[in-house]
Context: one part of a larger RNA
Molecule: large-subunit ribosomal RNA, domain II
Organism: Lachnospiraceae bacterium
RNA sequence: UCCGGCGAGCUGCGUGUCCCGGCGAGGGGAAGGUGCAGAAGCACCAUACCCGAAGGGAAACCGAGCCUGAAGAGGGCAUAAGUCGGUGCACGCAAGGCCCGAAACCGGGUGACCUACCCGUGUCCAGGAUGAAGACGCCUUAAGCGGCGUUGGAGGUCCGCACGCACAUCCGUUGAAAAGGGUGGCGAUGAGGUGCGGGUAGGGGUGAAAUUCCAAUCGAACCCGGAGAUAGCUGGUUCUCCCCGAAAUAGCUUUAGGGCUAGCCUUGCGCAUGCCAUACGGAGGUAGAGCACUGGAUUUCCGAGGGAGCGUCAAAGCUUACCAAAGAAUAUCAAACUUCGAAUGCCGUGAUGGAUGAAGCGCGGGAGUCAGGCCGCAUGAGAUAAGUCGGGCGGCCAAAAGGGAAACAGCCCAGACCAGCAGCUAAGGUCCCAAAGUGCGUGUUAAGUGGUAAAGGAUGUGGGGUCUCGAAGACAGCUAGGAUGUUGGCUCAGAAGCAGCCAUCCAUUCAAAGAGUGCGUAAUAGCUCACUAGUCGAGAGGCCCUGCGCCGAAAAUGACCGGGGCUCAAACACGCCACCGAAGCUCUGGACUCCGUCCUCGGACGGAUUGGUAGGGGAGCAUUGCCGACCCGGCGAAGCGCGACCGACAAGGACGCGUGGAGGGUCGGGAAGAGAGAAUGCCGGA
Numbered sequence: 001u002c003c004g005g006c007g008a009g010c011u012g013c014g015u016g017u018c019c020c021g022g023c024g025a026g027g028g029g030a031a032g033g034u035g036c037a038g039a040a041g042c043a044c045c046a047u048a049c050c051c052g053a054a055g056g057g058a059a060a061c062c063g064a065g066c067c068u069g070a071a072g073a074g075g076g077c078a079u080a081a082g083u084c085g086g087u088g089c090a091c092g093c094a095a096g097g098c099c100c101g102a103a104a105c106c107g108g109g110u111g112a113c114c115u116a117c118c119c120g121u122g123u124c125c126a127g128g129a130u131g132a133a134g135a136c137g138c139c140u141u142a143a144g145c146g147g148c149g150u151u152g153g154a155g156g157u158c159c160g161c162a163c164g165c166a167c168a169u170c171c172g173u174u175g176a177a178a179a180g181g182g183u184g185g186c187g188a189u190g191a192g193g194u195g196c197g198g199g200u201a202g203g204g205g206u207g208a209a210a211u212u213c214c215a216a217u218c219g220a221a222c223c224c225g226g227a228g229a230u231a232g233c234u235g236g237u238u239c240u241c242c243c244c245g246a247a248a249u250a251g252c253u254u255u256a257g258g259g260c261u262a263g264c265c266u267u268g269c270g271c272a273u274g275c276c277a278u279a280c281g282g283a284g285g286u287a288g289a290g291c292a293c294u295g296g297a298u299u300u301c302c303g304a305g306g307g308a309g310c311g312u313c314a315a316a317g318c319u320u321a322c323c324a325a326a327g328a329a330u331a332u333c334a335a336a337c338u339u340c341g342a343a344u345g346c347c348g349u350g351a352u353g354g355a356u357g358a359a360g361c362g363c364g365g366g367a368g369u370c371a372g373g374c375c376g377c378a379u380g381a382g383a384u385a386a387g388u389c390g391g392g393c394g395g396c397c398a399a400a401a402g403g404g405a406a407a408c409a410g411c412c413c414a415g416a417c418c419a420g421c422a423g424c425u426a427a428g429g430u431c432c433c434a435a436a437g438u439g440c441g442u443g444u445u446a447a448g449u450g451g452u453a454a455a456g457g458a459u460g461u462g463g464g465g466u467c468u469c470g471a472a473g474a475c476a477g478c479u480a481g482g483a484u485g486u487u488g489g490c491u492c493a494g495a496a497g498c499a500g501c502c503a504u505c506c507a508u509u510c511a512a513a514g515a516g517u518g519c520g521u522a523a524u525a526g527c528u529c530a531c532u533a534g535u536c537g538a539g540a541g542g543c544c545c546u547g548c549g550c551c552g553a554a555a556a557u558g559a560c561c562g563g564g565g566c567u568c569a570a571a572c573a574c575g576c577c578a579c580c581g582a583a584g585c586u587c588u589g590g591a592c593u594c595c596g597u598c599c600u601c602g603g604a605c606g607g608a609u610u611g612g613u614a615g616g617g618g619a620g621c622a623u624u625g626c627c628g629a630c631c632c633g634g635c636g637a638a639g640c641g642c643g644a645c646c647g648a649c650a651a652g653g654a655c656g657c658g659u660g661g662a663g664g665g666u667c668g669g670g671a672a673g674a675g676a677g678a679a680u681g682c683c684g685g686a
Stems, first nucleotide, its partner, number of pairs: 001686006011095001012093006019086005026051003032045005055062002065077004098236002101233001105226006116200009125190001127159003130155001134151006163187003167184005202218001204214002211220001239620006249262005263369002265366007275354004279349004288340001289338002294334003299329003305323002307320004372397006379390003402413003417590004422586003428580003431564003437577001439576006450566001456551002460548010477535005483508003488502003514529001518527002591610001593608006621675001623672002626669007639659005645653002
């Protein structure tokens, strides 16, 4: 990992409901008692009690009525047969209560053959080194102290086997070993090692103290029991088909991943509304706008007051390109401003119309849901960040398959009952991959823009507008002129068109020529421009709006629009005609469910429905006993294998052949140890 077997909503009571039965305005009869026998049981008694037969009102109270009320009004509630037992089903409750799962708690025991410490009694420590005290001798001394030598053999002394320990490193790491091996290391007469016997026990021991050790287990050992502890947590929970189909919200919660009630789903019964559009009638303070209020930010004028200067003994007073309240004018901003004020949305109606819908309301049974997600719009928080955190409205996913977006829960199109080698379309597409146009018309783009980006930049290019110049010859080029007062005045070393300042519509001659556009000189000079003529011969120049493009443009494995490839396009814009394209729609056949009509009660016809998680409701299939009836079987039961049969290709059920060798089935009931793929399930096997 696979295969096989085993593996999870039981029992009692209660409530509701279907059916069956008893009695019926009644129904039932607990505990207990008596009798039939001595038990199960039956009959009778037992009048406590339960349901129902009457309700209304807060109550007094009244009563088929009552309450409200002044009311004989109006309105509200009431006026319909139950009850007991039984089976089934659903749910609740008591319990282990669908199954498996703790970490733990408590009780009673078993453990110190491991290990910790202690007690008793034994035993062990090669060899070598050092050489304390003391002693003896000698020297010394008055005697000492002291010195030297010898002797001696002390020490948690030294080196180092056995023995003990475990500091380093290598190996081992499904090991040779659930702690070892190799090479080194430390202690090795001591707080030393070790044998045997004994002691201390679980909130207890023991501890040179690490919560260490107490039998490979220790922040409380192990065994059995309480015990199926508890688990708001995780996992698992077994056949089929049909109908409907959620929620991820509110309030409260030692509550927040759990609950309760409501909301939303389902089912039974009852009622007669509900929904949409239009019309009409309402409430309202959002968007916008505005500045009348409340406040904020500005400009100008005016200006109380203040500052500063002058003035003065003090003052009055005067001045002010200082600040500035109030006021005026102009122009603004606001979720918590409003003199105003929509569109939508919301509420209502004996209105009209639509729709006949798993649309509304009430009562009763059953739920699930309380982590939501993305997208669009208007918003709060954030940084007008986030696949960010919130709430509102809507959509989708969740619980939705199909087509498109290359791939892609939430985007676009569209809601899958079944079958069809039939048709039409949606989004999106139609050169090839790849179904359908190398379609038509008019333009644009030259960047592969398309095929991802900004401020900003630019004689890219198309369209539109406007102004100026131009056959009295423009624009560009070429030829020529570009002068005079004058070197303008000032300044300056110089300043002569051209450092700087002032004037500049100075004036003259002219076809024209600035008191000078730039280069240049120390300053002049020189070159040039404006301006003019000639030549040439038709458009030229500026500005504004706009379409498409260009630059701006750097990222980590190989590039790329999905790829190939595409340029009067296979790009972009505006039109047009075709076609392709889905589980959408249509067509043909069939089925379920619901409604309507008819009905000979079998059904027929018509219409609609039939995606689906949690979940509700309904109908079935299969398994094993049991009861009744009837069958099959050594002329071969069950089981097993194979097969093109039946059922709606449902769960499933036949038949045939083979195998097998003794039981099995059908119909009707009734009862469950009643369905396996998942639980790191359990047991066995491969």